RNA sequence: CGAGUAAGCAAGACAGCAGCGGGUGCAGGCCGCAAAACGCGGCCAGCCGAAAGGCGGCACAUGAGGAAAGUCCGAGCUUCACAGGGCGGGAUAACUGCUAACGGCAGCCGGAGGCGACUCCAGGGAAAGUGCAACAGAAAGAAACCGCCGGUCCCUUUCGGGCCGGUAAGGAUGGAAAGGCGAGGUAAGAGCUCACCAGCGCCUGGGAGACCAGGCGGCUAUGUAAACCCUAUCCGAAGCAACACCUGUCAGAAAACAAUGCGGCGGCCCGUCGGGUUUUCGGGAUGGUGGCUUGAGCCGGCUGGCAACGGCCGGCCUAGAUAGAUUGUUGUCAAAUACAGAACUCGGCUUAUAUGCUUGGUCGCAGA
RNA sequence: GCGGGUGUAGUUCAAUGGCAGAACACUAGCUUCCCAAGCUAGAUACGUGGGUUCGAUUCCCAUCACCCGCUCCA
Numbered sequence: 001c002g003a004g005u006a007a008g009c010a011a012g013a014c015a016g017c018a019g020c021g022g023g024u025g026c027a028g029g030c031c032g033c034a035a036a037a038c039g040c041g042g043c044c045a046g047c048c049g050a051a052a053g054g055c056g057g058c059a060c061a062u063g064a065g066g067a068a069a070g071u072c073c074g075a076g077c078u079u080c081a082c083a084g085g086g087c088g089g090g091a092u093a094a095c096u097g098c099u100a101a102c103g104g105c106a107g108c109c110g111g112a113g114g115c116g117a118c119u120c121c122a123g124g125g126a127a128a129g130u131g132c133a134a135c136a137g138a139a140a141g142a143a144a145c146c147g148c149c150g151g152u153c154c155c156u157u158u159c160g161g162g163c164c165g166g167u168a169a170g171g172a173u174g175g176a177a178a179g180g181c182g183a184g185g186u187a188a189g190a191g192c193u194c195a196c197c198a199g200c201g202c203c204u205g206g207g208a209g210a211c212c213a214g215g216c217g218g219c220u221a222u223g224u225a226a227a228c229c230c231u232a233u234c235c236g237a238a239g240c241a242a243c244a245c246c247u248g249u250c251a252g253a254a255a256a257c258a259a260u261g262c263g264g265c266g267g268c269c270c271g272u273c274g275g276g277u278u279u280u281c282g283g284g285a286u287g288g289u290g291g292c293u294u295g296a297g298c299c300g301g302c303u304g305g306c307a308a309c310g311g312c313c314g315g316c317c318u319a320g321a322u323a324g325a326u327u328g329u330u331g332u333c334a335a336a337u338a339c340a341g342a343a344c345u346c347g348g349c350u351u352a353u354a355u356g357c358u359u360g361g362u363c364g365c366a367g368a
Numbered sequence: 369g370c371g372g373g374u375g376u377a378g379u380u381c382a383a384u385g386g387c388a389g390a391a392c393a394c395u396a397g398c399u400u401c402c403c404a405a406g407c408u409a410g411a412u413a414c415g416u417g418g419g420u421u422c423g424a425u426u427c428c429c430a431u432c433a434c435c436c437g438c439u440c441c442a
Stems, first nucleotide, its partner, number of pairs: 001364003005360006012333007020063002023060004028044006046055003065339001069350002072348005077239004084270004089235005095107004109123001110121004124230002129228002131224003145171002147167008179197002182194003198220001200217007243290004252281006262274003283441003297316008369438007378392004386422001394410005415431005
């Protein structure tokens, strides 16, 4: 210098003008507490509203994201009966740890890819059982179609053919053909024997473990579990339109089922509690407050750990709407343009993303 | 915002992991003086991208599009 790899950051800045959301403070009169106050508490008055309740002026600081998204996992919170039990159902899958928890993360093991830095893997069980493997092929699980070899018979000069048997080395089919490959061996063959490799079992050693290394043995029953299934572990359901409270209006009717029924913790069974239940039609409201943002929170320092993450100390408060604010415009900077807009809240995952930048390894070439 | 579902031909729907089919519609031909009907023939598709598998419309994951439901008697 080039190529490639991993990790991470920013997500326009500044100034002027106009505007919006919620918050805090101040702001009219009177009373009480008080030494007093612009502090605390109460009452009255203004505007909107039927009411609950809310609002208005001025000032100040503050106001979207790295994914706010998809809603794919895991939790908090709330309700479902402070009554549960079993079956069914769902999720996950090497090992060790982290965590509130997880299907997430870290480290490590095994496998795959790359010269390498490094990356990727739904990575339990097919010897518990069942199913499937179309077409092709003799045969798709324990297989003689062709071929090879031996015996025998027939025709017979030979070629050839029939029957019985051996054989998985060769051919042919297939994604897959009964461990692979080489040598010996044999009538031909064959783990029949041997070396190496793969797999299985046992032993020894190492490791916290997955597993690794070495030795011995019998020679060895395909694939598929993102097919049913088996094993292990975990799991109640619904969701802030949950839910709680406040104010206020109206009008109920019909049908079906019914104690072996119906509803309550959702499927089935048992148990238990309740006193009708469900559907359709009709009527009324479309209000307010809380839940709601202080939280497994953020930042800095020290510290334990390879890391994920944990501990201690100090500091900070950082949107909370409910038709829904977080904006518009002008100027300067080379340009500012991508994906995209909170809606109860967190931890992850996944997906989208213009432009600019930083750092650590790796490989190649050249030079000193 | 929350929950659920569906994507197959132009339209409405089928298909057990093993050659994607039906009806209507469309095109061409025959028939007719012409049209319609009828007959014959033909074209057309598994939303997209990965994975599992010998093999995927079907199973799994991601993604995109569309559809449906969800207030209260305070």
Record summary:
Two RNAs folded together computationally: RNase P RNA and transfer RNA, 442 nucleotides in total.